[in-house]
Context: one part of a larger RNA
RNA sequence: AUUAACGUUGGUAGUAUGCCUAACACAUGCAAGUCGAACGCGAAAGGUGCAAUGGAAAGGUGCAAUUUGAAAGGAGAAAUCUGAGUAAGGUUGUAUUGAGUAAGUUGUAUUGAGUAAAGUGGCGAACGGGUGAGUAAUGCUUAUCUACUGCCGAUUAGUGGGGGAUAACCACGGGAAACCGUGGCUAAUACCGUAUAUUCUGGUUUCAACCAGGAAAGGAAGUCACAAGAUUUUCGCUAAUUGAUAGGGAUAAGUCGUAUUAGUUAGUUGGUGGGGUAAUGGCCUACCAAGACAAUGAUGCGUAGCCGGCCCGAGAGGGUGAACGGCCACAAGGGGACUGAGACACGGCCCCUACUCCUACGGGAGGCAGAAGUGGGUAACUUAUGGCAAUGGACGAAAGUCUGACCAAGCAAUACUACGUGAAGGAGGAAGGUCAGCGGAUUGUAAACUUCUAUGGGUAGGUAGAGAUACUUACCCUGAAAAAGUCACGACUAACUAUGUGCCAGCAGUCGCGGUAAGACAUAGGUGGCGAACGUUAUCC
Numbered sequence: 001a002u003u004a005a006c007g008u009u010g011g012u013a014g015u016a017u018g019c020c021u022a023a024c025a026c027a028u029g030c031a032a033g034u035c036g037a038a039c040g041c042g043a044a045a046g047g048u049g050c051a052a053u054g055g056a057a058a059g060g061u062g063c064a065a066u067u068u069g070a071a072a073g074g075a076g077a078a079a080u081c082u083g084a085g086u087a088a089g090g091u092u093g094u095a096u097u098g099a100g101u102a103a104g105u106u107g108u109a110u111u112g113a114g115u116a117a118a119g120u121g122g123c124g125a126a127c128g129g130g131u132g133a134g135u136a137a138u139g140c141u142u143a144u145c146u147a148c149u150g151c152c153g154a155u156u157a158g159u160g161g162g163g164g165a166u167a168a169c170c171a172c173g174g175g176a177a178a179c180c181g182u183g184g185c186u187a188a189u190a191c192c193g194u195a196u197a198u199u200c201u202g203g204u205u206u207c208a209a210c211c212a213g214g215a216a217a218g219g220a221a222g223u224c225a226c227a228a229g230a231u232u233u234u235c236g237c238u239a240a241u242u243g244a245u246a247g248g249g250a251u252a253a254g255u256c257g258u259a260u261u262a263g264u265u266a267g268u269u270g271g272u273g274g275g276g277u278a279a280u281g282g283c284c285u286a287c288c289a290a291g292a293c294a295a296u297g298a299u300g301c302g303u304a305g306c307c308g309g310c311c312c313g314a315g316a317g318g319g320u321g322a323a324c325g326g327c328c329a330c331a332a333g334g335g336g337a338c339u340g341a342g343a344c345a346c347g348g349c350c351c352c353u354a355c356u357c358c359u360a361c362g363g364g365a366g367g368c369a370g371a372a373g374u375g376g377g378u379a380a381c382u383u384a385u386g387g388c389a390a391u392g393g394a395c396g397a398a399a400g401u402c403u404g405a406c407c408a409a410g411c412a413a414u415a416c417u418a419c420g421u422g423a424a425g426g427a428g429g430a431a432g433g434u435c436a437g438c439g440g441a442u443u444g445u446a447a448a449c450u451u452c453u454a455u456g457g458g459u460a461g462g463u464a465g466a467g468a469u470a471c472u473u474a475c476c477c478u479g480a481a482a483a484a485g486u487c488a489c490g491a492c493u494a495a496c497u498a499u500g501u502g503c504c505a506g507c508a509g510u511c512g513c514g515g516u517a518a519g520a521c522a523u524a525g526g527u528g529g530c531g532a533a534c535g536u537u538a539u540c541c
Base pairs, nucleotide, nucleotide: 001539002538004537005536006535007534008533011419012418013417014416015415016414017412018411019377024375025374026373028372030370033123034122035121038120039119046111047110048109049108050107051106052105053104059097060096061095062094063093064092065091066090067089068088073082074081075080130330131329132328139255140254141253142252143251144250145249146248152243153242154241155240156239157238158237159236160194162192163191169184170183171182172181173180174179200213201212202211203210204209218235219234220233221232222231223230224229256302257301258300263293264292265291268290269289270288271287272286273285274284275283305327306326307325308324309320310319311318312317332353333352334351335350336349355366356365357364358363383409385408386407387406391405392403393402394401395400422452423451424450425449432443433442434441435440456477457476458475459474460473461472462471463470464469485530486529487528488527489526490511491510492509496525497524498523499522500521506513507512
């Protein structure tokens, strides 16, 4: 000093870091889309109207049954009788109305909507993100030279006129599925001729020219116009020149150990013709020559991604290559090409292998070394979090969409930094503990006690922020309350006594302690160091 781990302990905040082992295997959803201003198509749910079907209920009214049950008035001397089991009310039943109405169901029109989805086409998917298996040189670092380069910038010229298809869709069919076949329809900035071309390419060559070859695509908005159309702006498209950016190739020097690895090499080394490539080249091929490398270490074997950097050191130098940045390589293990400006392509294709899954047994599907997460391995390493607000990227004219890049939050004393666990006063030097020569000494201003203070909590605003939250202002509440350990004390090495033990139990980095007075073991008191840490182990200087 550390990407650390382990033991004991553990208050707060900020910043950073977090599979060094199995490039072991992976469940699950997410991590690359976007453009309707290139193009043709084109739903559904739901809403509304109409028609058909359907056929309620509450409520109202009438009647019946049953039940509760008056009063005025009249009679009487009064009790009482009458009025009357009437009026009125309740309950139940039924009829009618509500109403051929409402709900519901079906059909149709319209809206949803030229929306969603799928498809053709363009751009992107070669970036961003991960890992370090391989690689000792096809790599990396530092210099110097050459063919290509989508998007982007500058400049010049053009963008005329035609054609035939095809997906989607429809119909039919095959299949368990994945998916596929046949027939029919259609569009384009998809595809194909054609015209044009002093620039471009090739040939001839008297260097002035000639001959041959080679392009393109339209979209949107506005103005004028009855219309056909014209025109302007803008985004495109084509041919060329140039810049920028990015990558390809070549040369030189440097780049670990081993000689108990001494010889290696036949496309091997060079030449010619041909092929291939954007381009040089045995890069490939036919023929010819016999070379090429090597003790200045070839070849082989082992180990390893390289660098800026990082750690130690006064420096020289030694070690290292986590995080961040540049380059390279890889994407289950191998091989191959296609598309494209760019790949021999992590989340594309094909084949082989191993493994996993589905299957109707005919056949299919898959690749976390993306971010999380799971199992396993290990001494050992985190959340199946939020957001596109910022930065950056893809697409788009834009609005915007997508973005596990990124920005944030969560977990972990893993590291660094900051703050705190109180401050001042306080001697009858209390009690308790320990020691003791029994006088006392020590713990020790330490505590108690007194005075004081604020990290904290709450309420209401302000600023910033996507938010979480952070900062800040005012007021209120409580009131030292919640916050100290760990290792050592023989010498090295700061710090000493007592008891126990008795070469036992044990300690130990080295020397060495322990066999009856152990400052070295164990415990206690005391002391020393560091302190939210301390000690041990591992590795480097």